Annotation:
Predicted 3D model of a 350-nucleotide part of an RNA (small-subunit ribosomal RNA, central domain) from a metagenome. Its Rfam family is "Bacterial small subunit ribosomal RNA". Its family is annotated with structural constituent of ribosome and ribosome in the Gene Ontology. The coordinates come from a structure-prediction model, not an experiment, and the mean pLDDT is 87. RNAcentral holds the full RNA, with entries from SILVA.

[in-house]
Context: one part of a larger RNA
RNA sequence: CUGGGCGUAAAGGGCGUGUAGGCGGCGAAGUAUGUCUGGUGUGAAAGCCCUCGGCUUAACCGAGGAAGUGCAUCAGAAACUACUUUGCUUGAGUACGAGAGAGGAUGGCGGAAUUCCCAGAGUAGAGGUGAAAUUCGUAGAUACUGGGAGGAACAUCUGAGGCGAAGGCGGCCAUCUGGCUCGUAACUGACGCUGAGACGCGAAAGCGUGGGGAGCAAACAGGAUUAGAUACCCUGGUAGUCCACGCUGUAAACGAUGUUCACUAGGUGUCGGAGGAAUUGACCCCUUCGGUGCCGCAGCUAACGCAUUAAGUGAACCGCCUGGGGAGUACGGUCGCAAGACUAAAACUC
Numbered sequence: 001c002u003g004g005g006c007g008u009a010a011a012g013g014g015c016g017u018g019u020a021g022g023c024g025g026c027g028a029a030g031u032a033u034g035u036c037u038g039g040u041g042u043g044a045a046a047g048c049c050c051u052c053g054g055c056u057u058a059a060c061c062g063a064g065g066a067a068g069u070g071c072a073u074c075a076g077a078a079a080c081u082a083c084u085u086u087g088c089u090u091g092a093g094u095a096c097g098a099g100a101g102a103g104g105a106u107g108g109c110g111g112a113a114u115u116c117c118c119a120g121a122g123u124a125g126a127g128g129u130g131a132a133a134u135u136c137g138u139a140g141a142u143a144c145u146g147g148g149a150g151g152a153a154c155a156u157c158u159g160a161g162g163c164g165a166a167g168g169c170g171g172c173c174a175u176c177u178g179g180c181u182c183g184u185a186a187c188u189g190a191c192g193c194u195g196a197g198a199c200g201c202g203a204a205a206g207c208g209u210g211g212g213g214a215g216c217a218a219a220c221a222g223g224a225u226u227a228g229a230u231a232c233c234c235u236g237g238u239a240g241u242c243c244a245c246g247c248u249g250u251a252a253a254c255g256a257u258g259u260u261c262a263c264u265a266g267g268u269g270u271c272g273g274a275g276g277a278a279u280u281g282a283c284c285c286c287u288u289c290g291g292u293g294c295c296g297c298a299g300c301u302a303a304c305g306c307a308u309u310a311a312g313u314g315a316a317c318c319g320c321c322u323g324g325g326g327a328g329u330a331c332g333g334u335c336g337c338a339a340g341a342c343u344a345a346a347a348c349u350c
Base pairs, nucleotide, nucleotide: 003322004321005320006319007304008303012318014201015200016199017198021194022193023192025088026087027086028085029084030083031082034080035077036076037075038074039073040072041071042070049065050064051063052062053061054060091191092188093187094186095184096183097182098181099180103177104176105175106174107173108172109171110154115149116148117147118146119145120144125136126135162169163168206247207246208245209244210243211242215241216240220236221235222234223233258317259316260315261314262313263312266295267294268293269292270291271290272289273288274287275286276285299306300305323350324349325348332343333342334341335340
């Protein structure tokens, strides 16, 4: 290498769009690329194998034969594969009619709360903790009332609920916009699946420029605790958190489970549709399609568990693993403003 694997043992790419490539529905006709059958040529000698022979035997040597997976060419077969032509509708898509949704972007609006400022009224405490202190307060705090400023986040509704490819998405309204589901079966007629590279998206933190800054809060300062306390607790507090534009490209980016298709007991909840039956009507009930949960048979699994949303049974394509450490490191390369990211060893050692 052939293999065996990838939920938790090493191993699914963070996610998508898609190029090359690989793979690909049902029928008919043709060709003959692969495929299959037969013939011919070639496939040096030596060696291997068979037979016979020569050294007293053997090793060794000689002669003849066979074999030689291969290649070329000729003739033939046409099921499968491929190609050409022609057709089909079930895969895929379109149209039409409905529907649900925190899917995305932009603009505007709203109330509660925190903080700060002003005014009123009011007096000695407030705050904080296990207990305290730092801290704030007689220059009038805390608590209460009225007014104002500003930023960020949207309680209840909220649900094992919904939407999105993933990251993720939650006040209300408007505009623009993507996807999905159901029903009809009118249209196209295999237009499909996957996808090395490539391209795009990608939480938080971080970086650049310019804004913004209420609360929170790395760093930092102080107070405590302690043997010490560069911590946990407390009082403060700057980056940051927010916005615009650009960069970074990583996460336990997790379902630790790649995408697509087919098949294989059920039960029960929930979300979105359609049909039936029923009714005054919404319900309830039955059937069915699509999502999302729980339980559970066969089967699978080392076990745990999974189980029509598979980790079951198969097919197609991609990614990845191959003892632990050294190491996701060094070197080189590519990318980045940097931080660093991606690619990725070896010596040595057990």